Context: one part of a larger RNA
RNA sequence: UUGGGCGUAAAGGGCACGCAGGCGGUUCUGCAAGUCGGACGUGAAAGCCCCUGGCUUAACUGGGGGAGGUCGUUCGAGACUGCGGGGCUUGAGGUCGGGAGAGGGGUGUGGAAUUCCCGGUGUAGUGGUGGAAUGCGUAGAGAUCGGGAGGAACACCAGUGGCGAAGGCGGCACCCUGGCCCGCACCUGACGCUGAGGUGCGAAAGCGUGGGGAGCGAACGGGAUUAGAUACCCCGGUAGUCCACGCUGUAAACGAUGGCGACUGGGUGUGGGUGGUAUGAAACCCAUCCGUGCCGAAGCGAACGCGUUAAGUCGCCCGCCUGGGGAGUACGGUCGCAAGGCUAAAACUC
Numbered sequence: 001u002u003g004g005g006c007g008u009a010a011a012g013g014g015c016a017c018g019c020a021g022g023c024g025g026u027u028c029u030g031c032a033a034g035u036c037g038g039a040c041g042u043g044a045a046a047g048c049c050c051c052u053g054g055c056u057u058a059a060c061u062g063g064g065g066g067a068g069g070u071c072g073u074u075c076g077a078g079a080c081u082g083c084g085g086g087g088c089u090u091g092a093g094g095u096c097g098g099g100a101g102a103g104g105g106g107u108g109u110g111g112a113a114u115u116c117c118c119g120g121u122g123u124a125g126u127g128g129u130g131g132a133a134u135g136c137g138u139a140g141a142g143a144u145c146g147g148g149a150g151g152a153a154c155a156c157c158a159g160u161g162g163c164g165a166a167g168g169c170g171g172c173a174c175c176c177u178g179g180c181c182c183g184c185a186c187c188u189g190a191c192g193c194u195g196a197g198g199u200g201c202g203a204a205a206g207c208g209u210g211g212g213g214a215g216c217g218a219a220c221g222g223g224a225u226u227a228g229a230u231a232c233c234c235c236g237g238u239a240g241u242c243c244a245c246g247c248u249g250u251a252a253a254c255g256a257u258g259g260c261g262a263c264u265g266g267g268u269g270u271g272g273g274u275g276g277u278a279u280g281a282a283a284c285c286c287a288u289c290c291g292u293g294c295c296g297a298a299g300c301g302a303a304c305g306c307g308u309u310a311a312g313u314c315g316c317c318c319g320c321c322u323g324g325g326g327a328g329u330a331c332g333g334u335c336g337c338a339a340g341g342c343u344a345a346a347a348c349u350c
Base pairs, nucleotide, nucleotide: 004321005320006319007304008303012318014201015200016199017198021194022193023192025088026087027086028085029084030083031082033081034080035077036076037075038074039073040072041071042069048066049065050064051063052062053061054060091191092188093187094186096183097182098181099180103177104176105175106174107173108172109171110154115149116148117147118146119145120144121143125136126135162169163168206247207246208245209244210243211242215241216240220236221235222234223233258317259316260315261314262313263312266295267294268293269292270291271290272289273288274287275286276285299306300305323350324349325348332343333342334341335340
């Protein structure tokens, strides 16, 4: 390179926006670059194919013919692609009217609980475990009642539920703000899809500066267990967990399944709309659109399984894979305060 692949065998980028590039709905028309055809030119010789001759044959070789090009010029064709122009509305976007939601940011606020402090009552235990001990307590603990402080998280509702591109998002109120769905079919008229680089977002842990610190709790100390116990269990406990600003940029960042579009039997739940039937209202029933589950036709699949939310049948674009170890390492480059990240081999070996 050809070819084959990427749910679990190696392989989907963590997610998005988007420049270049690739790809592009429907109709009419012009051009004729791609495309197709004719003619002419050229495509040396050798070689290749066909015919034929020469060495006794063959190899080898002489002669004749043919074929051979992303080629040039010219004439022509006009389906498809392209370029220019004019339309169209189904793709895309918008207006209007409704709707649901832990979507994001900020400010404030509420109750329960834990801990601590003060005070009252009260006396000998409490706590913890498999059983204990360390610990706490006569300097009055634990229990109980009242008052106060502070931080963090929001029981029930809660769902097999909802929202978000992903990470992720859960008390309540207000302010600012993004996206989505439905209805009408009113407007624009292909304005689209994807997207190497690039840019932004990105759990937890970690880092810098400052704050905060109730509970929990790496490290650490102690008590147990044990042959030992640098663990599992228990008593403590620092960083951290929380906030502000900045950095880091990773993950089993998973649906281990890239994005967009089209097509292909059904059944049954559930969330959000709309229309119809019906009603006092709700529920129920029918239809339809969007989301989210389960079961399954065909088909696919090595099997497991997937199955209109495809892993089915196709199209376009991107990313990625190529035996195991060495190794996601070394070296180099680049980013980072550091930790380290990204890119990424080879020797050798099986």